[in-house]
RNA sequence: AAGUCACUUCAGGGCAGCGAAAAGCGACCGGCGGUAAACCCCGCGAGCCUCAAGAGGAGGCAGGAACUUGUGAAAUUCAAGUGGCGACAGUAAAGUCUGGAUGAAAGAAGUAGUUU
Numbered sequence: 001a002a003g004u005c006a007c008u009u010c011a012g013g014g015c016a017g018c019g020a021a022a023a024g025c026g027a028c029c030g031g032c033g034g035u036a037a038a039c040c041c042c043g044c045g046a047g048c049c050u051c052a053a054g055a056g057g058a059g060g061c062a063g064g065a066a067c068u069u070g071u072g073a074a075a076u077u078c079a080a081g082u083g084g085c086g087a088c089a090g091u092a093a094a095g096u097c098u099g100g101a102u103g104a105a106a107g108a109a110g111u112a113g114u115u116u
Stems, first nucleotide, its partner, number of pairs: 001116004006111005015026001017025002027096002029086002031044004039084002047061005066082005088099003
């Protein structure tokens, strides 16, 4: 330094204002890994169901959105412009309220052992 194993810690933001209103105008927010730096490219997580139940286990289902120009060796990631999207349950039709959730988890870091 790399692999492996156990454990520990951490791991999500957002309704100003107008309006009777959560639907209109407008404001605000953008998890993790990859890659030229990404809410809208590729992949993952969050939800639900079934089985199993000793479990951090197995299988399945559902699940959104972008173009143009420029710079550059390289960018659907940067800059400029215009546009779009947002789980489940509740309520009144919700990305922002309330709730599952003081949860879980993609993953990040660390410690000890072990192998090379």